Small-subunit ribosomal RNA, 5' domain from an uncultured prokaryote, 470 nucleotides, folded computationally.
Context: one part of a larger RNA
RNA sequence: AACGAACGCUGGCGGCAGGCUUAACACAUGCAAGUCGAGCGCCCCGCAAGGGGAGCGGCAGACGGGUGAGUAACGCGUGGGAAUCUACCCAAUACUACGGAAUAGCUCCGGGAAACUGGAAUUAAUACCGUAUGUGCCCUUCGGGGGAAAGAUUUAUCGGAGAUGGAGGAGUCCGCGUUGGAUUAGCUAGUUGGUGGGGUAAUGGCCUACCAAGGCGACGAUCUAUAGCUGGUCUGAGAGGAUGAUCAGCCACACUGGGACUGAGACACGGCCCAGACUCCUACGGGAGGCAGCAGUGGGGAAUAUUGCGCAAUGGGCGAAAGCCUGACGCAGCAAUGCCGCGUGGGUGAAGAAGGCCUUCGGGUUGUAAAGCCCUUUCAGUAGGGAAGAUAGUGACGGUACCUGCAGAAGAAGCUCCGGCCAACUCCGUGCCAGCAGCCGCGGUAAUACGGAGGGAGCAAGCGUUGUUC
Numbered sequence: 001a002a003c004g005a006a007c008g009c010u011g012g013c014g015g016c017a018g019g020c021u022u023a024a025c026a027c028a029u030g031c032a033a034g035u036c037g038a039g040c041g042c043c044c045c046g047c048a049a050g051g052g053g054a055g056c057g058g059c060a061g062a063c064g065g066g067u068g069a070g071u072a073a074c075g076c077g078u079g080g081g082a083a084u085c086u087a088c089c090c091a092a093u094a095c096u097a098c099g100g101a102a103u104a105g106c107u108c109c110g111g112g113a114a115a116c117u118g119g120a121a122u123u124a125a126u127a128c129c130g131u132a133u134g135u136g137c138c139c140u141u142c143g144g145g146g147g148a149a150a151g152a153u154u155u156a157u158c159g160g161a162g163a164u165g166g167a168g169g170a171g172u173c174c175g176c177g178u179u180g181g182a183u184u185a186g187c188u189a190g191u192u193g194g195u196g197g198g199g200u201a202a203u204g205g206c207c208u209a210c211c212a213a214g215g216c217g218a219c220g221a222u223c224u225a226u227a228g229c230u231g232g233u234c235u236g237a238g239a240g241g242a243u244g245a246u247c248a249g250c251c252a253c254a255c256u257g258g259g260a261c262u263g264a265g266a267c268a269c270g271g272c273c274c275a276g277a278c279u280c281c282u283a284c285g286g287g288a289g290g291c292a293g294c295a296g297u298g299g300g301g302a303a304u305a306u307u308g309c310g311c312a313a314u315g316g317g318c319g320a321a322a323g324c325c326u327g328a329c330g331c332a333g334c335a336a337u338g339c340c341g342c343g344u345g346g347g348u349g350a351a352g353a354a355g356g357c358c359u360u361c362g363g364g365u366u367g368u369a370a371a372g373c374c375c376u377u378u379c380a381g382u383a384g385g386g387a388a389g390a391u392a393g394u395g396a397c398g399g400u401a402c403c404u405g406c407a408g409a410a411g412a413a414g415c416u417c418c419g420g421c422c423a424a425c426u427c428c429g430u431g432c433c434a435g436c437a438g439c440c441g442c443g444g445u446a447a448u449a450c451g452g453a454g455g456g457a458g459c460a461a462g463c464g465u466u467g468u469u470c
Stems, first nucleotide, its partner, number of pairs: 001469003005466005012342006019334001020300001025298003029295003034059003039056002042053004066253003075178007084170003089166003093162001095160002097131004107120005137146003151158002179225003186216003191213008228250004232243004255276005278289004306332001308331003314328001315326004345375004355366004379411001381406005389397001414459005419440003425454005435442002
């Protein structure tokens, strides 16, 4: 000098920022991801217009939000590479023809305590399948072969499918850099390389069969301990040291372990399956759950907030749109947690009241300090007005900020220290006691070092202490 701090004493106002560093401990309750009727059939209300509902289907749920457990690694940082993919978006191009079979919902019959589920009959589509065409596209032994689409509304759009390029995104490879320990010296069998095959969007022992015997290591392999990395942050003249809260980029994780499905994208926080621990329901047959989302609870701890308001703004998802959803976000609440600003009054007022303290008893000091007199009204209070933020409409914040009037010095100062370092001294009490202390050291009868008082010094809505870093 600094802090995501805590503790003690004290505490007026505002702006801005930050607020579980510990148990990646367990979680009651509510909310945090939906949307589309301009894809489709059906049901309900209604005279109709219209409204509502579950289901099929589409897009989105891979973003946004949280956490730091794991990871010493191409994880991250930086600079490069080639063997790749890419929904939505943009540009230019060519197409959108003809058919078919189902199924949910609804109805009927069942099973079950529930969660849920079986059978029959029936129906639609931008759901599923086939044929045609196919500029281009893919494969090819160069003969050939493969291979697409979906309509809606009603006159103007929104779509669908193929292929090309782009943008942004993602996967992958490499050089260099990235903590401690040698009281860890040898490690390795898919191991290192090759060939054939498989797999992937793609290279590759990524996987597999066979062949060879390699590969790494004192320039520290292997093992072990610790740790998310970075831009940055703190400190320092710098070099460096320490650190990685908030904000931003990347990574990893989502009760623990494993696995795939769907999909352009996941091996998926609020999806699925299996196993495990735990909790809950049960008719004992069987089921349900996952706050490291926002609040909130218990627990741990020196310690860290409201079960708030709103989608008005910004941004995101869906939709042609109106709009719906959005604990992202915008705001408000709590606590001096920090930084910054302001106030707690201003002037005048005695050779100087009273009181306190000291005293050489003369006086000194508190001290212009108070009182008194004359003013002012910031902030807080109170009354009235009242925004910008919003391009037409729409304002949670909020009757907020701000402006004006009114009243009255009125409502607003503490904390630590005073032996030296280090700025600030006397008296009383105590008597190696009680106590102080960061170091040196004070205290055993005149203690500027303990305790009290008066006085003083420093900082100030804070001041000290403790902890940590430089």
It matches the Rfam family "Bacterial small subunit ribosomal RNA". The prediction has a mean pLDDT of 89. The full RNA is in RNAcentral, with records from ENA.